[in-house]
This record gives sequence, structure tokens and C1' cells, in this order.
RNA sequence: GGACGCGUAGCUCAGUUGGUUAGAGCGCGCGCUUCACACGCGCGAGGUCGCAGGUUCGAGUCCUGCCGCGUCCA
Repeated sequence: GGACGCGUAGCUCAGUUGGUUAGAGCGCGCGCUUCACACGCGCGAGGUCGCAGGUUCGAGUCCUGCCGCGUCCA
């Protein structure tokens, strides 16, 4: 330098044929329970969907460029 894949909550990951409010587990906070802790149960906070454009009535999803990471080729 080239090809391919990945980038979504603090972490690990879902997200159907583009469709109206973006989710789970763990973690975090609060409450219940306990003499207390742990476990368990309930509630809650937490997101520029890597960045910038484009297409569309509508984009996490499609297109283009760029950035980062990984694998392979040279």
C1' cells in the first nucleotide's frame, strides 16, 4: 500500500425487510429482606448508535469519504 471484518450504555453483546418510544446480561445507585453482610426481589439512572456528508416521508440499518482496532496478502 491492498482485501475483508468489526466499532451500539462503564464492560460483554443483541437489534428481523429501513418504520414511529434503541434493548439484554453484568456492573452502578436506591428500596425491600437480615442483628449485620452476602444471596434474592423490586425500582431507577446511564446512549453524539466511531466521525462527516448523502439517499429517503423516515437511517443503528442503505451509499460515499475519513478515523480507530483486528485478520490476511504484498
Molecule: transfer RNA
Organism: Candidatus Sulfopaludibacter sp. SbA3